This is a predicted structure of a 147-nucleotide part of an RNA (small-subunit ribosomal RNA, 3' minor domain) from an Elusimicrobiota bacterium. RNAcentral holds the full RNA, with entries from ENA. Model confidence (mean pLDDT): 81 of 100.
Context: one part of a larger RNA
RNA sequence: AUCCGCCCGUCACACCACGAAAGCCCGUUGCAACAGAAGUCGGUGAGCCAACCCGCAAGGGAGGCAGCCGCCGAAGUUGUGGCUGGUGAUUGGGGUGAAGUCGUAACAAGGUAGCCGUACGGGAACGUGCGGCUGGAUCACCUCCUU
Repeated sequence: AUCCGCCCGUCACACCACGAAAGCCCGUUGCAACAGAAGUCGGUGAGCCAACCCGCAAGGGAGGCAGCCGCCGAAGUUGUGGCUGGUGAUUGGGGUGAAGUCGUAACAAGGUAGCCGUACGGGAACGUGCGGCUGGAUCACCUCCUU
């Protein structure tokens, strides 16, 4: 420039990734209760013991050992919270896709000028009310600029 132009959204179909989601599952962690292995420590120690002490000896003492009790105490169990991840009926919008459906919203004064904010309404683009903007056309007047 092209108006036999340009162009918007719903719907339908296909594919892609993402989100929400009752429930289920794993991991991790806080708290509470239970539980309480090994071991140290404390207590007890009527059983046991060669060394040291007393004693001629029997035996006694000191010291120690088993056993028992207690504190602490790991795993574990139960309950209840936090965090992270997986799965998940269903659901939400998004993206992509030569020639699907419905309309025709915008671009010319696009046939109701358009747009912004807001409220209500509507299959969808959108419509209407109120306020605002000119990034609207046309006309009149004024002040200028260029030729």